[in-house]
RNA sequence: GGUCCUGUAACUCAGCCUGGGAGAGUGCCUUUCUUACAAAAAGGUAGCCGUAGGUUCGAAUCCUACCAGGACCA
Repeated sequence: GGUCCUGUAACUCAGCCUGGGAGAGUGCCUUUCUUACAAAAAGGUAGCCGUAGGUUCGAAUCCUACCAGGACCA
RNA backbone atom coordinates (compact mmCIF):
# COMPACT_ATOMS: atom_id res chain seq x y z
C1' G A 1 0.00 0.00 0.00
C1' G A 2 -4.25 -3.64 -1.18
C1' U A 3 -8.51 -7.03 0.34
C1' C A 4 -11.74 -8.48 4.13
C1' C A 5 -14.03 -8.73 9.23
C1' U A 6 -15.66 -6.23 13.73
C1' G A 7 -17.77 -1.48 16.30
C1' U A 8 -25.43 -1.64 19.32
C1' A A 9 -26.89 -0.76 27.44
C1' A A 10 -21.71 -1.02 32.67
C1' C A 11 -20.21 -6.37 30.33
C1' U A 12 -21.21 -10.60 26.50
C1' C A 13 -24.17 -10.40 22.21
C1' A A 14 -28.84 -10.67 18.74
C1' G A 15 -31.23 -7.51 15.32
C1' C A 16 -28.51 -5.41 9.36
C1' C A 17 -29.18 -9.94 4.09
C1' U A 18 -35.45 -8.37 3.27
C1' G A 19 -35.63 -0.03 5.81
C1' G A 20 -40.93 1.46 9.83
C1' G A 21 -42.03 -0.92 17.75
C1' A A 22 -34.02 -0.72 19.85
C1' G A 23 -33.90 -5.94 22.35
C1' A A 24 -31.92 -10.72 25.33
C1' G A 25 -28.75 -12.59 29.18
C1' U A 26 -25.46 -10.90 33.01
C1' G A 27 -24.81 -6.62 36.18
C1' C A 28 -26.92 -2.59 39.38
C1' C A 29 -31.33 -0.68 42.55
C1' U A 30 -36.01 -1.75 45.36
C1' U A 31 -39.47 -5.22 47.47
C1' U A 32 -41.00 -10.30 49.07
C1' C A 33 -38.93 -14.66 51.31
C1' U A 34 -34.71 -15.74 55.53
C1' U A 35 -32.37 -14.86 62.39
C1' A A 36 -28.85 -13.32 58.46
C1' C A 37 -26.55 -14.36 53.67
C1' A A 38 -27.12 -16.94 49.15
C1' A A 39 -30.70 -18.85 45.83
C1' A A 40 -35.65 -17.91 44.04
C1' A A 41 -39.86 -14.56 42.72
C1' A A 42 -41.84 -9.54 41.35
C1' G A 43 -40.77 -4.63 39.76
C1' G A 44 -37.33 -1.00 38.11
C1' U A 45 -32.56 0.84 35.77
C1' A A 46 -29.72 2.23 31.17
C1' G A 47 -27.83 3.09 24.37
C1' C A 48 -29.93 9.86 19.48
C1' C A 49 -26.74 1.79 17.34
C1' G A 50 -18.08 4.26 16.14
C1' U A 51 -18.09 9.63 13.47
C1' A A 52 -19.82 12.73 9.39
C1' G A 53 -22.52 13.21 5.00
C1' G A 54 -26.04 11.19 1.16
C1' U A 55 -30.62 8.44 -0.57
C1' U A 56 -35.70 7.97 1.33
C1' C A 57 -42.13 9.87 3.71
C1' G A 58 -38.97 7.03 7.05
C1' A A 59 -32.02 4.59 8.25
C1' A A 60 -28.91 0.51 13.64
C1' U A 61 -30.23 -1.51 8.66
C1' C A 62 -28.90 0.96 1.89
C1' C A 63 -24.56 4.21 -0.39
C1' U A 64 -19.87 7.21 0.38
C1' A A 65 -15.82 9.01 3.23
C1' C A 66 -13.33 8.85 7.74
C1' C A 67 -11.94 6.85 12.90
C1' A A 68 -10.58 2.58 16.16
C1' G A 69 -9.38 -2.71 16.67
C1' G A 70 -8.21 -7.34 14.10
C1' A A 71 -6.94 -11.08 10.00
C1' C A 72 -4.64 -12.03 5.34
C1' C A 73 -1.67 -10.51 0.97
C1' A A 74 2.41 -7.51 -0.74
Record summary:
This is a predicted structure of a 74-nucleotide RNA (transfer RNA) from Acaryochloris sp. CCMEE 5410. It matches the Rfam family "tRNA". Rfam classes the family as a transfer RNA. Its mean pLDDT, the model's own confidence on a scale to 100, is 82.